[in-house]
């Protein structure tokens, strides 16, 4: 300077390509329950600018531009 990929709950990660219920799951956290007590388990609960900004559309996590960060190759410079 080109080219691919990747950011989504506190972690780890579906979902996206093909737009369409009010964005999940597992683990942690919190509350209750169960136990002589904790663990285990039962029930439920809080937690999200779906990196950030724009644009298309009746409707964007999802398409389109654009930026930022993370990583991976490639050239260039010396």
């Nucleotide at each position: 300077g080109g080219g691919c990929g990747g950011u989504u709950a506190g972690c780890u990660c579906a979902g996206c390509c093909c737009g369409g219920c009010u964005a999940g799951a597992g683990c942690g956290u919190c509350u209750g329950c169960u136990c002589g007590a904790c663990a285990c388990g039962c029930a439920g609960a809080a937690g999200g600018u779906c990196a950030c900004a724009g644009g298309u559309u009746c409707a964007a996590a999802u398409c389109c531009u654009g930026u930022a960060c993370c990583g991976c190759c490639c050239a260039c410079c010396a």

This is a predicted structure of a 78-nucleotide RNA (transfer RNA) from a Planctomycetota bacterium. The organism belongs to Planctomycetota, within Bacteria. Model confidence (mean pLDDT): 82 of 100. Rfam family: tRNA. From the family's description: Transfer RNA (tRNA) molecules are approximately 80 nucleotides in length.